A computed fold for a 347-nucleotide RNA from a Candidatus Tanganyikabacteria bacterium, annotated as Bacterial RNase P class A. Lineage of the source: Bacteria > Bacillati > Candidatus Sericytochromatia > Candidatus Tanganyikabacteria. The coordinates come from a structure-prediction model, not an experiment, and the mean pLDDT is 80. It matches the Rfam family "Bacterial RNase P class A". It is annotated as a ribozyme. The sequence is in RNAcentral, with records from ENA.
RNA sequence: CGAGCGGGUCGGGUGAUCGCGGGGGCGCCACGCGCUUCCGAGGAAAGUCCGAACUCCGCAGGGCAGGAUGCUGGGUAACGCCCAGUGAGGGUGACCUCGAGGACAGUGCCACAGAAAAAAACCGCCCGUCCGGGCAAGGGUGCAACGGUGGUGUAAGAGACCACCAGCAGCCAGGUGACUGGCUGGCUAGGUAAACCCCAUCCGGAGCAAGACCGAACAGGGGAAGAUGACGCGGCCCGCCGAUUCCCCGGGUAUGGUCGCAAGAGGCGGGGGGAGACCCCCGUCCCAGAUAGAUGAUCACCGCCCCGCAAGGGGUACAGAAUUCGGCUUACAGACCCGCUCGCACC
Numbered sequence: 001c002g003a004g005c006g007g008g009u010c011g012g013g014u015g016a017u018c019g020c021g022g023g024g025g026c027g028c029c030a031c032g033c034g035c036u037u038c039c040g041a042g043g044a045a046a047g048u049c050c051g052a053a054c055u056c057c058g059c060a061g062g063g064c065a066g067g068a069u070g071c072u073g074g075g076u077a078a079c080g081c082c083c084a085g086u087g088a089g090g091g092u093g094a095c096c097u098c099g100a101g102g103a104c105a106g107u108g109c110c111a112c113a114g115a116a117a118a119a120a121a122c123c124g125c126c127c128g129u130c131c132g133g134g135c136a137a138g139g140g141u142g143c144a145a146c147g148g149u150g151g152u153g154u155a156a157g158a159g160a161c162c163a164c165c166a167g168c169a170g171c172c173a174g175g176u177g178a179c180u181g182g183c184u185g186g187c188u189a190g191g192u193a194a195a196c197c198c199c200a201u202c203c204g205g206a207g208c209a210a211g212a213c214c215g216a217a218c219a220g221g222g223g224a225a226g227a228u229g230a231c232g233c234g235g236c237c238c239g240c241c242g243a244u245u246c247c248c249c250g251g252g253u254a255u256g257g258u259c260g261c262a263a264g265a266g267g268c269g270g271g272g273g274g275a276g277a278c279c280c281c282c283g284u285c286c287c288a289g290a291u292a293g294a295u296g297a298u299c300a301c302c303g304c305c306c307c308g309c310a311a312g313g314g315g316u317a318c319a320g321a322a323u324u325c326g327g328c329u330u331a332c333a334g335a336c337c338c339g340c341u342c343g344c345a346c347c
Base pairs, nucleotide, nucleotide: 001343002342003341004340005339006338007337008336009335010334012302013301014300015299016298017297018296020040021039022038023037024036025035026034027033028032042318046329047328049327050326051325052324053323054207055206056205057204061238062237063236064235066203067202068201069200070199071085072084073083074082075081086100087098088097089096090095101198102197106196107195108192109191110190122139123138124135125134126133127132128131147165148164149163150162151161152160166188168185169184170183171182172181173180174179211259212258213257214256220249221248222247223246224245225244232240266285267284268283269282270281271280272279273278303316304315305314306313307312
């Protein structure tokens, strides 16, 4: 210098004018107006895909069914998230990717081709006699053919035997563990579990329109079930509880107000522990809260990018809270920082 890999940060600034929502203070001829002050979208506020807090279902009980997760160790309130490892695959490398338990519990499936898709024999080889017996080397099919290659051996063959390799079992060593290394052994019947299934762990349901309080209006009638147990209880059963529940017709109304609801698994700075995710301590700050839904518009100057010799012109992304957090995923003009790899050249 070129080509890359990994991680992180930001994502316009200042001023003026006119507005909008909320908190505090003050004033008033006071229940809504004025003045003043402070605050007022994001890294994803998004998708609503996981996990929780919180609330209600009397308790959140047992079993079945169902669902989710699935190498190991750790982090966390929790997780399907994160960190660090193991194994496998890819890359020259930095590094990247992986739903990665079990196929000697059982059942199923394996298109076409092929004799045969699991305990097989079509062609073939050998022996003796048309037939019978032995065999699986070679051929052929296929993604896959009953461990592979080479040799010994034999009538021909075969883990029958030998060497190496793959796999399995046992032992030893290292490691918390996944696993790795070594030795020994008998020679070994394929794949598929994002097929049923088995194993282990976890899971009660509904959701802020949860739920609580205040308040306005109104008119009742009919039917069904129920202490032989309704409703609760959400798929079923058990267990518990104990008096209401449902449907139709008719009438009324306010889409009313307050809380939940903004101090939190909080932000920032510093110190410490840890390899890291993360944790602990100290200091400091208060940082949107609407309810038809505020967070905006215009102008000027300056940034940044593109075109142009110049004058000048154009562009400045993705997108917007709605109970609140932790994640994941997706969208995104552009800018910056840190660490590392490979190639070439030079000193």